[in-house]
This is a predicted structure of a 476-nucleotide part of an RNA (small-subunit ribosomal RNA, 3' major domain) from a metagenome. Rfam family: Bacterial small subunit ribosomal RNA.
Context: one part of a larger RNA
RNA sequence: UGACGGGGGCCCGCACAAGCGGAGGAACAUGUGGUUUAAUACGAUGAUACGCGAGGAACCUUACCUGGGCUUAAAUGUAGAUUGCAUAACUUAGAAAUAGGUUUUCCCUUCGGGGCUAUUUACAAGGUGCUGCAUGGUUGUCGUCAGCUCGUGCCGUGAGGUGUCGGGUUAAGUCCCAUAACGAGCGCAACCCCUAUCGUUAGUUGCCAGCGGAUAAUGCCGGGGACUCUAGCGAGACUGCCACCGUAAGGUGAGAGGAAGGUGGGGAUGACGUCAAAUCAGCACGGCCCUUAUGUCCAGGGCUACACACGUGUUACAAUGGCAGGUACAAAGGGCAGCUACACGGCGACGUGAUGCUAAUCCCUAAAGCCUGUCCCAGUUCGGAUUGGAGUCUGCAACCCGACUCCAUGAAGUUGGAUUCGCUAGUAAUCGGAUAUCAGCCAUGAUCCGGUGAAUACGUUCCCGGGCCUUGUACA
Repeated sequence: UGACGGGGGCCCGCACAAGCGGAGGAACAUGUGGUUUAAUACGAUGAUACGCGAGGAACCUUACCUGGGCUUAAAUGUAGAUUGCAUAACUUAGAAAUAGGUUUUCCCUUCGGGGCUAUUUACAAGGUGCUGCAUGGUUGUCGUCAGCUCGUGCCGUGAGGUGUCGGGUUAAGUCCCAUAACGAGCGCAACCCCUAUCGUUAGUUGCCAGCGGAUAAUGCCGGGGACUCUAGCGAGACUGCCACCGUAAGGUGAGAGGAAGGUGGGGAUGACGUCAAAUCAGCACGGCCCUUAUGUCCAGGGCUACACACGUGUUACAAUGGCAGGUACAAAGGGCAGCUACACGGCGACGUGAUGCUAAUCCCUAAAGCCUGUCCCAGUUCGGAUUGGAGUCUGCAACCCGACUCCAUGAAGUUGGAUUCGCUAGUAAUCGGAUAUCAGCCAUGAUCCGGUGAAUACGUUCCCGGGCCUUGUACA
């Protein structure tokens, strides 16, 4: 100087407390361990692995296994030699890769040759093989915590200290005062984006108040820019004003005004560093290793196994509910190998026809809610696993191993031990919608979007994590 303390002081955080809803019990989905296997590919492992890399494992992907092939190979170049092909069609063997056969088959030319293609030889390849403890780059975490440093000066023999401490204040090393320190940098804050209000500009594909027309009905048409909205530019919030407290910084106020009040709400943004943290399998790269194989092509299988254990979720155990009928209201996204209105067929998944839309124009497109009826507390009209049958769709192909539909079947489960997680407001809870990936989909996942919409916080003694000061130490 740090680190540590079941030392002290001050302070903060959904850290506790106060509440609400979960997990831990059930079934299933998914990931992991373990076991099994020819193979169940590899990585990630307290917090910071385990719906993680993977934002799509039937083939492909694919790296794994079994078997069958190739050896300059998938690409490109140079040099030498040979050649007229390549492609396409048919055909033989084969699981295919591949090997063979038949037909077809270049251009320019001064006839010397040249261009192009293919084959072959030589040289350069290739490796998801090892090392993340050789590395770059990127990332997690402490932590959006308020810290981490430097120049000059001063102090100390020196390591080093001071500044950065103290008194206040703040979300903040934020600011003020004081001060052997005076300044500065990286962080904080602000600048950026979205959102909440208003103005202005612009009105098409959006809107429709007033005027006119038309219809069974609809901004449908003429028209209009008022309103909503769209998207550019501005305004607006600064403790600016008032009162009180305070030297100041600042604090308090159901104060005024205001759409918004003291960081308005959210996002992006992550200091010096810690964990030899993660990644050589995104990519790059040093070293080592393989070179008729650890390279590469193909078929099939596996990554989907299953006495078991754990994590994360979904659905429930019901009446604040289930079922049936009627009826209302979004936002944000996506769409041409696409989204599809509408009509018809089918109980349905879907099929057939057909129309609009390269989209503020057309389409995908709501559910909880509300109004009726029914069920009457039961393993039930709860719950839907599992299994049998029949089908639909995608796709060369659904056996291993897809999703969906219909009929039948109708398991466990009656609120879950110790323990444990999330959340402070448009939040939790609950309800549906969209997208990426994608032929299809094992999505109950992830990421966004809106609808409905709470309870509680006395307080900081205690648990956990963190910041500052101080103290002890046989630790570095």